[in-house]
RNA sequence: AGAGUUUGAUCCUGGCUCAGGAUGAACGCUAGCGGCAGGCUUAACACAUGCAAGUCGAGGGGUAACAUUGUGCUUGCACAGAUGACGACCGGCGCACGGGUGCGUAACACGUAUAGAAUCUACCUUAUACUAGGGAAUAGCCUUUGGAAACGAAGAUUAAUGCCCUAUAGUAUAUUGUUUUGGCAUCAAGACAAUAUUAAAGGUUACGGUAUAAGAUGACUAUGCGUUCUAUUAGCUAGAUGGUGUGGUAACGGCACACCAUGGCAACGAUAGAUAGGGGCCCUGAGAGGGGGAUCCCCCACACUGGUACUGAGACACGGCCCAGACUCCUACGGGAGGCAGCAGUGGGGAAUAUUGCACAAUGGGCGAAAGCCUGAUGCAGCGACGCCGCGUGAGGGAUGACGGCCUUCGGGUUGUAAACCUCUUUCAGUAGGGAAGAAGCGAAAGUGACGGUACCUGCAGAAGAAGCACCGGCUAACUACGUGCCAGCAGCCGCGGUAAUACGUAGGGUGCGAGCGUUAUCCGGAAUUAUUGGGCGUAAAGAGCUCGUAGGCGGUUUGUCGCGUCUGUCGUGAAAGUCCGGGGCUUAACCCCGGAUCUGCGGUGGGUACGGGCAGACUAGAGUGCAGUAGGGGAGACUGGAAUUCCUGGUGUAGCGGUGGAAUGCGCAGAUAUCAGGAGGAACACCGAUGGCGAAGGCAGGUCUCUGGGCUGUAACUGACGCUGAGGAGCGAAAGCAUGGGGAGCGAACAGGAUUAGAUACCCUGGUAGUCCAUGCCGUAAACGUUGGGCACUAGGUGUGGGGACCAUUCCACGGUUUCCGCGCCGCAGCUAACGCAUUAAGUGCCCCGCCUGGGGAGUACGGCCGCAAGGCUAAAACUCAAAGGAAUUGACGGGGGCCCGCACAAGCGGCGGAGCAUGCGGAUUAAUUCGAUGCAACGCGAAGAACCUUACCAAGGCUUGACAUGUUCUCGAUCGCCGUAGAGAUACGGUUUCCCCUUUGGGGCGGGAUCACAGGUGGUGCAUGGUUGUCGUCAGCUCGUGUCGUGAGAUGUUGGGUUAAGUCCCGCAACGAGCGCAACCCUCGUUCCAUGUUGCCAGCACGUAAUGGUGGGGACUCAUGGGAGACUGCCGGGGUCAACUCGGAGGAAGGCGGGGACGACGUCAAAUCAUCAUGCCCCUUAUGUCUUGGGCUUCACGCAUGCUACAAUGGCCGGUACAAUGGGUUGCGAUACUGUGAGGUGGAGCUAAUCCCAAAAAGCCGGUCUCAGUUCGGAUUGGGGUCUGCAACUCGACCCCAUGAAGUCGGAGUCGCUAGUAAUCGCAGAUCAGCAACGCUGCGGUGAAUACGUUCCCGGGCCUUGUACACACCGCCCGUCAAGUCACGAAAGUCGGUAACACCCGAAGCCGGUGGCCUAACCCUUGUGGGGGGAGCCGUCGAAGGUGGGACCAGCGAUUGGGACUAAGUCGUAACAAGGUAACC
Repeated sequence: AGAGUUUGAUCCUGGCUCAGGAUGAACGCUAGCGGCAGGCUUAACACAUGCAAGUCGAGGGGUAACAUUGUGCUUGCACAGAUGACGACCGGCGCACGGGUGCGUAACACGUAUAGAAUCUACCUUAUACUAGGGAAUAGCCUUUGGAAACGAAGAUUAAUGCCCUAUAGUAUAUUGUUUUGGCAUCAAGACAAUAUUAAAGGUUACGGUAUAAGAUGACUAUGCGUUCUAUUAGCUAGAUGGUGUGGUAACGGCACACCAUGGCAACGAUAGAUAGGGGCCCUGAGAGGGGGAUCCCCCACACUGGUACUGAGACACGGCCCAGACUCCUACGGGAGGCAGCAGUGGGGAAUAUUGCACAAUGGGCGAAAGCCUGAUGCAGCGACGCCGCGUGAGGGAUGACGGCCUUCGGGUUGUAAACCUCUUUCAGUAGGGAAGAAGCGAAAGUGACGGUACCUGCAGAAGAAGCACCGGCUAACUACGUGCCAGCAGCCGCGGUAAUACGUAGGGUGCGAGCGUUAUCCGGAAUUAUUGGGCGUAAAGAGCUCGUAGGCGGUUUGUCGCGUCUGUCGUGAAAGUCCGGGGCUUAACCCCGGAUCUGCGGUGGGUACGGGCAGACUAGAGUGCAGUAGGGGAGACUGGAAUUCCUGGUGUAGCGGUGGAAUGCGCAGAUAUCAGGAGGAACACCGAUGGCGAAGGCAGGUCUCUGGGCUGUAACUGACGCUGAGGAGCGAAAGCAUGGGGAGCGAACAGGAUUAGAUACCCUGGUAGUCCAUGCCGUAAACGUUGGGCACUAGGUGUGGGGACCAUUCCACGGUUUCCGCGCCGCAGCUAACGCAUUAAGUGCCCCGCCUGGGGAGUACGGCCGCAAGGCUAAAACUCAAAGGAAUUGACGGGGGCCCGCACAAGCGGCGGAGCAUGCGGAUUAAUUCGAUGCAACGCGAAGAACCUUACCAAGGCUUGACAUGUUCUCGAUCGCCGUAGAGAUACGGUUUCCCCUUUGGGGCGGGAUCACAGGUGGUGCAUGGUUGUCGUCAGCUCGUGUCGUGAGAUGUUGGGUUAAGUCCCGCAACGAGCGCAACCCUCGUUCCAUGUUGCCAGCACGUAAUGGUGGGGACUCAUGGGAGACUGCCGGGGUCAACUCGGAGGAAGGCGGGGACGACGUCAAAUCAUCAUGCCCCUUAUGUCUUGGGCUUCACGCAUGCUACAAUGGCCGGUACAAUGGGUUGCGAUACUGUGAGGUGGAGCUAAUCCCAAAAAGCCGGUCUCAGUUCGGAUUGGGGUCUGCAACUCGACCCCAUGAAGUCGGAGUCGCUAGUAAUCGCAGAUCAGCAACGCUGCGGUGAAUACGUUCCCGGGCCUUGUACACACCGCCCGUCAAGUCACGAAAGUCGGUAACACCCGAAGCCGGUGGCCUAACCCUUGUGGGGGGAGCCGUCGAAGGUGGGACCAGCGAUUGGGACUAAGUCGUAACAAGGUAACC
C1' cells in the first nucleotide's frame, strides 16, 4: 500500500465482499510449565446459611460467665469484686468511611474555568483565655405482672464525661447608636458605647472539656462554555416570569406563602418522545475523526418499590427509625419478622463468567492513653488457556536414500536425515537436601509471616513425561490420487458439484500459526462509501417549474477611532494512573518503579493593529433616479374583418356519394354528392413567417383603439453602497380535471356500428357525448428540458442575424465601410470532461449565497401531518430482497432502417416434380428379430460400387470357454493336414486310414498339437473426452499481422473515400508504410498450329491381290496416337475516363478481354457428421455384451413423405430397310464364325494378356408402310401357364425369356425444382460392385440440339458502407403484465389486550409545620399555694405517598378478513418495450 466482483471487451460511476488491528467474549478440536492481569456484558430477578462495624472499665452503676487469690468448712460446695477481666445496661466516639450496583437521570448530572462581599465544617494543627458552685432524675439490678413470640407494663431503688440551674467572661453572637477606611452593585472591614447568652470531671503521669481567632480537610450554592437521536414532536409555561413583604435555610433564591404586574422560553430547535450514568481514559486511524465507558482513578445516583422525617459536624442514612405497597417467612390467628446492587454461596435467566477458602503477617480504617479488639477493605491462596508475556516438547552425526504409505509416464518420484543406529545435553516436570527477603512496628522481655517449606540454591536419574489446529480454485502462502455424479455437500465475495472435481468427502503431500488454532459476534480501518482535512449534481443518484422577498450568510474606495475576532509574551490551572521518550528492578519479557514530555483546553494579565468586525466621517467605478430616443405575437379590456368548414332556404341537376390497403357501416330517387344565390352560427387567424422578436417561467400571432409592465441605446443632472443571494413565506404557473352559468361550427376521450384479426375491449373507417370556447372560482402538476440555480469578474478568434449609437464616405438621401453596446445562433483554440461533448450565452478560471444527491428494488409507496369540493398534491420511512442497477464509448450480430453491389435470386424462357402404376430410401405400425447410423437447407436411389447362404452387426435354437485370432512363461507330446465311414440341422463327436516333422555344436532351436498362467476378444457405451476424415456457409471475397500514428482504454487507422473489377482486381487520393493467408496465375484437360516418332493406328501417291475389305509390299503426306513447342498480352486502332485503372467498339486471329471445363476451399461458424472404415482415453462384459453353427430376419404393410423410371400418345406406336460414335471392360475372363431354339439360351470353341481379338447391335436419325384420336395397334402394372441361366441351395427372397392376361393413367390442386450454350431437352453406349441379381440407382461416354435474359421494384442468399439497439448463448435474442402454486416480511381492519406520562375529582398513612390543649407535668422562674409561667400527651388544620373514579393523549402486542410487495430451472394467456420492435417512444 491494496484486491475480487456489473461487460464479448473498455473507461467511469457505484454498491457488495476480502486481506489488518481489537475484545470482560462465547463455541468446536486440542492441551506440558510458569509469571502478570482480568472473570454475571443477561433478571436493579428471588434469596437458604455463615460472615462483612464496632470499640472504650483510663466515663459510670456494677458482676451474668471464666480464671486466679483469699476465707469457711459438711473436700466440693459456699462466701468475698480482692485481682485478671467483663455479658447485659447508662454514657462517649464511630456507624454519612470503606465495599456494591448503574435503576433513574439529557440535568449545573458530568467536564472545564470562575464566583461565594450569600455559606457550614466533628476528629486534626496553631494561638489566647477559662475549666467555679449546686440540683433533680433515669437505665441496669430487685419485686410483681401481660404475651405463643417479638416485645413489654407497674412499683421500689441507684451512678456518671447523661440532664438541669446559678456565677464568671471578651478580640464571640444578636440588636441599636456614633465614627474611620476600602470596594465590586447589593456592600465589606475596623474603633467606641449599651442590653442579652455559655463550662464536667477523672487522675500517678496522660487525656479531656468550654469560648474565640485562624489553618487544613470535607461539604453546600451560583455562573460561562461543552455534552446523543427524532420536526412524521412547533409551539410551551399560572409559582409560570418579575416586583413588594413575610416565613424558612448553614447560606442566596418563588425555596414557600400573601398581594401586585403579565411576563418568560422557542427555528442558534423551546416543549414532547426515544435512548443513556458523566469524565480521566480504552480500541482503531497517518491524522482529522469514528466507536466504547469492563478492570484502575475522580464525580454523581441508588440500596425490595414509593413517601417521610428523626439523630447528628455531616444522612433525609445499603447491613437506622416510621408509614404505604408487593413478595417471603414464623404464629397459639391475637400478632410479629425480613430486605446479598457487601464477601462467599443457592435457584433462575442465559451462548456465557469462579471458593459457602486462609490471614489480619503487610497496607489502610474505627475505637481506645495503650496493650489490643474489629475489619469478606485489604493481603494471599483455589478454579477456568479468558488475555498478555516467557520457556519446553531435545542437540549433533547418520543413505543401500531401509520398511511402510502415497503417486507414477512403471523408469522412478515423494514422505526423507525424517526414522532406525551412534555420540551428547538435562531447561521444564519428577525426586532428595538446604531455604529466604517481605519486619516497619509494638513490647519490660519473650515473641510475632496468611502466602509457605513458596520463590531461590544444590544433588540425582533418564530423551526419558510433553503437539495440535486451520487451510491448499482466485483474492491468498500451499496439489495430487481415489470416492461421489446438480446427489451428498461447500461457500467471506466471485462461485464449485450434471462420470476424468487442484472448490464436496477421504488419503498422501504441502502451507500458515503454534499450547494453541479455527469459527461466530461486535467496533474501527481499508471506505475520499457523509468528503472540515477530502466528493459531487448536462447524460451515471442529484438544480426547487418560475419570480418576489423576511431572517440569515457574504459584501466597493478612503480617513480616524476601539481592540470583539485575530497574532504574541507571561502567569494560573489542565489530579493521579494511562500514552510517548530516557533510565532502573524481577535470569528475560509481560509487569512494576523513577524522571521528562504531552495533555492540542479554559482563565487572568502585558503588548501589536495589517486584515475581518463595531462606531464616526468622506467618495463614486456597484446599484438606483432623472432627461432624450428606440424595437417588440409582453399583459388586460372593448370594438371590428375576410377566407374556410358545417347547417338552413331557394334554383340547376341525376344516381350515386363517401371511405379504404381492400371493403363495409353511413348518406342518397322523400332527390344526396356536384353547382349557383341568399342567410345563420361558432371557432381559428393562410400569405408575411425566419436558425426572427418579446416575456421570470408557463407562454404570446387577423386588424383598430384605450390602459399598462419590462428591456435596450445615448447623456452624466441627482442619491451615495441604498448591493448579491435567499431557509421559512408570498405570488404566477401548459394541458387535463372540478364547480356555477353561458356557448357549441369543426375536432373529439367515453360509447355505438363497420372492418382487420386466432382473438382485437386497439391501430383503419362511419357516427358521436363530455371536453375544447367565454365569465367567475378551484386544482398546482408535466420529458414545467438547455434534463445545465442566481449574481459578479477574468480568459484566442471567425461568421451570421435582431435592436440602438458614433465615425468615414456621399452636395443630400439611400446603399456601403470601420467601430461600439445589448440580445439570438453556428464553427472553433487553450482549458475542462469517464467519454460524448462544453468552449466569452462555459460544462474553463475564481469568489458569494441557496437547493439537492449518497447502490438497485420495495417506493415517491405505507403510516402520521398539512392543503384540496373531489381527483389528488406536498412532506416521507421501514421490514424484506438482489450483487449488482447505471453512464459513455468499442467490436460484432440483428432490424418488418437506409445506400451501393452480386448470384438461375427474381423476372423472361425450356423441361419437370406434386395426380397414376412401379422401383428405391425414410417415418410409422408390426415382429422373436424386422441390426446400426444419417434428421431443415447441409438425412431420406445417404453409409450400401450390389442382404437367397455368406455378408450380418439382429432373433430363435444348439455348442465352446486361454477361446475363431496375437504374443510370452512353464510343462508335455511329435505330428498336423488330408481321405473314408457312422450319428446329427450343422457346428461337432466317435471310429478307421496315412505319417511317426525339420535343423543341430546333442546343450538346444524352429514348426505343430495338448495343458497352465499372463491374457485374447467386444460392430458394447460415450462423436458432449479425442485424433483423423467429411459436410456447410462458399470459389463468397474476404481474414489478419509488423512498425508507425490516434485514443486513458476496449480499439481505430491500414481494410475507409472517388472510380473500376468476377475478385481487398487494379488506379487515384489519404497518417500511414509494408507484409502474410485467401483472389488471380503456376497444374490437368478440350479447342488451332508446328516439330519429333510411326505399331496393333492411317492410306494421298507407287505396286500386288480380292466378290469385297490397308488384305499385302511399301509410305509418313493426311487422320490419329505419344511427347515437346508456338499461340492471347487489352498487344494494335478509335470513343469515353482524372494524360489513371479500366471500359465500349473495331481489326487481325483457331481462339478476345478469366477462351470452355476440372483439381484447388483463407480466418473461422455449426459441442454439425462419424467410437459401425481406422486409431484412441475412460467406463462396462469375461462359461459372455466373446466365439462357432443351423434356420429365420434386415425383403413384413392400414398409412405418410422423399428420389427416380414408365406413361398418358400421331413431333407418336408398330413393322421392314438403312447410316453415323465415343468412353470403357476382358484369362476363374471377353468369347467371334458356325449349328440350334419363337426366345432367354444351348452346343462349340477361332481369336485375344488387347490402338491387333471379343463385348459391340449404337439409339434417336433417314427411307418406306400401317394405325387415325379410341382407354386405342397408347400404356404396360397385375396375374396364370411354360421355360432359361447363375448358384451347395432361387419357398420365405433372384434376374431373364415365351404364350396369355391388359389395371391405373387422357398432362396432374395448393405449391415447388433444375437449367444461360454444345447448356436445357432428348437418344442410346460403357464401367465399378458382382456367382447371379433387385441397376429404373451411381459414375462416365458420345449423338441430335434449342428458347430467353426488358431489367433489379419484389422473394431468397451473400458482400461493403452507414444508422438504431435494453441483443453478446448475439432476434430461434431480450423482455412486460394479469392469472394459477408455494414461501416470507409489511400495511389496513370490526375489535381485543397491555404499558407510559399527564389531567380532573375523591380518599388521605407516616411525618414536618401551624392551632388548640378542659388532660398530664421531677429539675428552671414567680410565688408559696390544693397555684401560675413554661413544657407535653391528645385533638384539629395545610401539605402529603400509595389507592379509587373518569374522559382523553401516546406507544406496543394479537386479530377473521383484505391490500399491494418480494422471491421461487422448465405452469396459463397474450406481445407492451428494446430495430421505424412492426401504431416512434416517453412525461